[in-house]
Molecule: SAM riboswitch aptamer (S box leader)
Organism: Cyclobacteriaceae bacterium HetDA_MAG_MS6
């Protein structure tokens, strides 16, 4: 970097350095920010994944493996404003209308993104 796969409405602080932008990209919104954002460092914390264990429950090709739930010493990553901050594509439904259409709203899916794990 590519591919596969799971999750993404919850949760989580201080100090120091720096000094003007930042919230993934494009556009439209909306927000954060010299009362110092973003970024970096130190300490701390949160917990989806990996990791530890199981009096467990279920399934299977049956003594092992998988799933669910809980737990987890030392840890591996990640994260600690706002739903992935919201919308944009498609489908269905609803409202208005009442032949349709447009507009607005709701739900689901897709694309993209972030993170973990696996594989190349």
């Nucleotide at each position: 970097c590519a591919c596969u796969u799971a999750u993404c409405g919850a949760g989580a602080a201080a100090g120091g350095c720096u000094g003007a932008g930042g919230g993934a990209u494009u556009g439209g919104g909306c927000c954060c920010u010299u009362u110092g954002a973003c970024g970096c460092c130190u300490u701390g914390g949160c917990a989806a994944c990996c990791u530890u264990c199981u009096c467990a429950g279920g399934a299977u090709u049956c003594u092992a493996u998988c799933c669910u739930a809980g737990u987890u010493u030392c840890g591996g990553u990640g994260c600690c404003a706002a739903u992935u901050c919201c919308c944009a594509u498609c489908u269905a439904c609803u409202u208005c209308a009442a032949u349709c259409a447009a507009a607005a709203g709701u739900a689901g899916a897709a694309u993209a993104g972030a993170u973990g794990a696996g594989c190349g």